Context: one part of a larger RNA
RNA sequence: AGGUCCCUAAGGAACUCGGCAAAAAAGCAGCCGUAAGUUCGCGAUAUGGCUUCCCCGAUUUAACAUCGGGGUGCAACAAAAGAACCCCUAGCGACUGUUUACCAAAAACACAGCUCCCUGCUAACCCGUAAGGGGAUGUAUAGGGGGUGACGCUUGACCAAUGCGAGAAGGUUAAAGGUGCCGGUGCGUUUCAUGCUUCAUGUUUCAUGAAGCGUGAAGCACGCUGAGCGCCCGAAGCCCUCGUCAAUGUCCGCGGUAACUAUAACCGUGUUAAUGUAGCGCAAUUCCUUGUCAGGUAAGUUCUGACGCGCACGAAAAGCGUAACGACUGGGGGACUGUCUCAGGGACUCGCUCG
Repeated sequence: AGGUCCCUAAGGAACUCGGCAAAAAAGCAGCCGUAAGUUCGCGAUAUGGCUUCCCCGAUUUAACAUCGGGGUGCAACAAAAGAACCCCUAGCGACUGUUUACCAAAAACACAGCUCCCUGCUAACCCGUAAGGGGAUGUAUAGGGGGUGACGCUUGACCAAUGCGAGAAGGUUAAAGGUGCCGGUGCGUUUCAUGCUUCAUGUUUCAUGAAGCGUGAAGCACGCUGAGCGCCCGAAGCCCUCGUCAAUGUCCGCGGUAACUAUAACCGUGUUAAUGUAGCGCAAUUCCUUGUCAGGUAAGUUCUGACGCGCACGAAAAGCGUAACGACUGGGGGACUGUCUCAGGGACUCGCUCG
């Protein structure tokens, strides 16, 4: 120096991101008393005040209880352990609950409630290749999935795009099927050309005819084959029509105008599927920004209440409120303190040595 404790003049949060830590108060007893708000249950042990031991007397006697008087101690506890610091204000989440075992407990998740979609039972959906199983020994007041998230008041416009549902007239559209054609190739056959051999005739070469064999070309028939071609037929889908937003989503510019100025109820014009309604608003959202005004302070980038052209809130990725609740987050106050001004003292350890 470090660790665990204890005490401290005067001040009392001046510390600090922040009263973190510590301190203090109270001590679920009895009596009295208790605000705003409120979903009438709460809030609430709200906050706050008094009492608690012993002796004497009185009230009706014993007991209890009450009242009055007196006494001791710093303190009058109700077995121990355990068991609230309080108040004002705002945000978020209704609440109890759940969560990142080992850096996050929350405003995140869940929740009851609300709403949409699917499912008629061999249900939808899920696991499994299948058999089979769950759903469910359930049956639409049931089951599955999505969103929102108590409650109160509400939830506006748009179906153009995307998705989903319904529809079927037309357009487009695959394989398969039917039909025709083309190419390649094999076999057979016909004709022609050509080479060779044999025979016959005219005959010296040679020519002609017939037969056989080989090669080539063309035609026909059949088989095989081609990422071949044309036409006919050919479903869903797509195009198309309608519906649907508590489906995914989207919810405007520009110019002018009133007898001070300013502003614009108003007018014009363009665009769109429709042009953001109610409510809220510098917000857990506001860049400019410590916006402006008011409150609180001696002094307030935080806080509260207002204002609003909101860079870039907004209505179930819900909007705005809301009693109660919260180891949640912001601001203020009381009490209290070594958090601090500003440090000091003490105890026991550790360090060191030995075992």
Molecule: large-subunit ribosomal RNA, domain IV
Organism: Pseudomonadota bacterium